The part of an RNA shown here (small-subunit ribosomal RNA, 5' domain) has 573 nucleotides and comes from Sugiyamaella castrensis.
The coordinates come from a structure-prediction model, not an experiment, and the mean pLDDT is 82.
RNAcentral holds the full RNA, with entries from SILVA.
It matches the Rfam family "Eukaryotic small subunit ribosomal RNA". The literature on the family includes a 2001 paper in Science by Yusupov et al., "Crystal structure of the ribosome at 5.5 A resolution". Rfam links the family to the GO terms structural constituent of ribosome and ribosome.
Context: one part of a larger RNA
RNA sequence: UAUGCUUGUCUCAAAGAUUAAGCCAUGCAUGUCUAAGUAUAAGCAUCUAUACAGUGAAACUGCGAAUGGCUCAUUAAAUCAGUUAUCGUUUAUUUGAUAGUACAUUACUACUUGGAUAACCGUGGUAAUUCUAGAGCUAAUACAUGCUAAAAAUCUCUUCACUUGUGUUGAGAUGUAUUUAUUAGAUAAAAAACCAAUGUCUUCGGACUCUUUGGUGAUUCAUAAUAACUUUUCGAAUCGCAUAGCCUUGUGCUGGCGAUGGUUCAUUCAAAUUUCUGCCCUAUCAACUUUCGAUGGUAGGAUAGUGGCCUACCAUGGUUUCAACGGGUAACGGGGAAUAAGGGUUCUAUUCCGGAGAGGGAGCCUGAGAAACGGCUACCACAUCCAAGGAAGGCAGCAGGCGCGCAAAUUACCCAAUCCUGACACGGGGAGGUAGUGACAAUAAAUAACGAUACAGGGCCUAUUAGGUCUUGUAAUUGGAAUGAGAACAAUUUAAAUACCUUAACGAGGAACAAUUAGAGGGCAAGUCUGGUGCCAGCAGCCGCGGUAAUUCCAGCUCUAAUAGCGUAUAUU
Numbered sequence: 001u002a003u004g005c006u007u008g009u010c011u012c013a014a015a016g017a018u019u020a021a022g023c024c025a026u027g028c029a030u031g032u033c034u035a036a037g038u039a040u041a042a043g044c045a046u047c048u049a050u051a052c053a054g055u056g057a058a059a060c061u062g063c064g065a066a067u068g069g070c071u072c073a074u075u076a077a078a079u080c081a082g083u084u085a086u087c088g089u090u091u092a093u094u095u096g097a098u099a100g101u102a103c104a105u106u107a108c109u110a111c112u113u114g115g116a117u118a119a120c121c122g123u124g125g126u127a128a129u130u131c132u133a134g135a136g137c138u139a140a141u142a143c144a145u146g147c148u149a150a151a152a153a154u155c156u157c158u159u160c161a162c163u164u165g166u167g168u169u170g171a172g173a174u175g176u177a178u179u180u181a182u183u184a185g186a187u188a189a190a191a192a193a194c195c196a197a198u199g200u201c202u203u204c205g206g207a208c209u210c211u212u213u214g215g216u217g218a219u220u221c222a223u224a225a226u227a228a229c230u231u232u233u234c235g236a237a238u239c240g241c242a243u244a245g246c247c248u249u250g251u252g253c254u255g256g257c258g259a260u261g262g263u264u265c266a267u268u269c270a271a272a273u274u275u276c277u278g279c280c281c282u283a284u285c286a287a288c289u290u291u292c293g294a295u296g297g298u299a300g301g302a303u304a305g306u307g308g309c310c311u312a313c314c315a316u317g318g319u320u321u322c323a324a325c326g327g328g329u330a331a332c333g334g335g336g337a338a339u340a341a342g343g344g345u346u347c348u349a350u351u352c353c354g355g356a357g358a359g360g361g362a363g364c365c366u367g368a369g370a371a372a373c374g375g376c377u378a379c380c381a382c383a384u385c386c387a388a389g390g391a392a393g394g395c396a397g398c399a400g401g402c403g404c405g406c407a408a409a410u411u412a413c414c415c416a417a418u419c420c421u422g423a424c425a426c427g428g429g430g431a432g433g434u435a436g437u438g439a440c441a442a443u444a445a446a447u448a449a450c451g452a453u454a455c456a457g458g459g460c461c462u463a464u465u466a467g468g469u470c471u472u473g474u475a476a477u478u479g480g481a482a483u484g485a486g487a488a489c490a491a492u493u494u495a496a497a498u499a500c501c502u503u504a505a506c507g508a509g510g511a512a513c514a515a516u517u518a519g520a521g522g523g524c525a526a527g528u529c530u531g532g533u534g535c536c537a538g539c540a541g542c543c544g545c546g547g548u549a550a551u552u553c554c555a556g557c558u559c560u561a562a563u564a565g566c567g568u569a570u571a572u573u
Base pairs, nucleotide, nucleotide: 001569002568003567004566005565009444011442015437016404022402023401024400026399027398028397031063032062037060038059043055044054061423070357071356072355080278081277082276085273086272089271090270095266096265097264109237113144114143120136123133124132125131153174154173155172156171157170160167161166162165175234177230179228180227181226182225183224184223199208200207201206214221236260238259239258240257241256244254245253246252247250280328281327282326287319288318289317294316295315296314297313298312299311300310301309332354333353334352336347337346338345339344359380360379362377363376364375382393384391385390410435412434413433414432418431419429420428421427450479451478453475454474455473456472457471458470459469460468461467462466486506488503490502516562517561518560519559520558521543522542527557529556530555531554532553538545539544
């Protein structure tokens, strides 16, 4: 684990893994809106509202749907575990920072630009679908387009002046991102004297000073600069609530708190690769790998990025009795579980972590993230509807069905809790919780307790035949007490219930409210009792029993063991 018999209570609670990662009818399991993107519903509701204003189906837009849940088929240096690395990368979201540079121009939108489209209305097609066509409208934080602003400094070119490296005149460029090239991004190492030429400042003796540079163990790092480059990225034409101040009275200027968006940097959540070490059986597997990458180099391509990841050109390497390579595994790995002196042995489908997969392979779109399957496209295998033209499909999600089998539960209720998700305090969630089934396991522990009487003992005392005292049993004799199992007003419990915990009125005398399962020769606790059978029927793990007195079979009685459980089979220690 399964199964047989039995089963009153309380708590707890595994459960279609094993066999078929076999197949599935039906239903549900992923949707989502705030003051704050878009409302002319010919929707509702009203009334400070004759543009709108409250609420709001639908639809556009945004986000999520890559989490969760299930299963264990593959997989044996693979996964995984511990330990490294990313100076080899991506990262929606969260949180913190962060953007005055846009124009080429002589008639202009910057108090706000453009064209669509859905819902809607109407006309239709098909046997059929979450199929859609044509006509007519109308929105945006959808899709497009597109202005603005200071001062200084630096650089390049140019004009003039010359005391030849300074001043002056004019013009242009300089945000951020992308790609390429170049430059800076320093610093181990003392002091003084002499010869020749010579500079600056001088108090005319002399002096030579101050020169910027972050981080790491380490960089072509961070950072900055120059020249160009670019189907030129971003730099807000957005929304809500409050509405105020200033006079130069202009549809003037200035202005708060938020929401959403946005570039880059960091952060967070991660991810992807990666270092070292470690795995079951097998030699009736001893050599393996390399033409089609095997091992390394150079270059390129591809990638988020490293890398034979791929391509071209070279080299001939790489692994192996310290077991390579191959085969097997009724093999997902680990945390863990059982056993127990120590050492070990066995299990680990299964609630936590990691991996893989969604009938089998393959490919791909979208996206920050998928090689996604409750997304798409083919092929293969299944298989559904059809008017035969076509159309639709994937329960190893939750229930449920068939099949398979020794082997496994309800087509229930709920988002109240725990959390997740969304535009969100409000919605959704078969995640999850709650009941139902449930002798998988595990916990506590009812089925009686106490007298009196009778009888039979035992110890002690007085030792007297008898009595007292303490006590052990046996009784179809008796006595009152005590309780919950059950059932039930009620409250509690709970999302609502149930059950438990509480609790009125009920509820125990043998015929119940009645304990079983296996055994009684030994091992091994317990009968040499009775009846039946007669090497038969049967028992018996093993030894054995049974052939007419069976301690072993079939029964009755009695007894033993464990006890709400006990036996059997199997696996394991």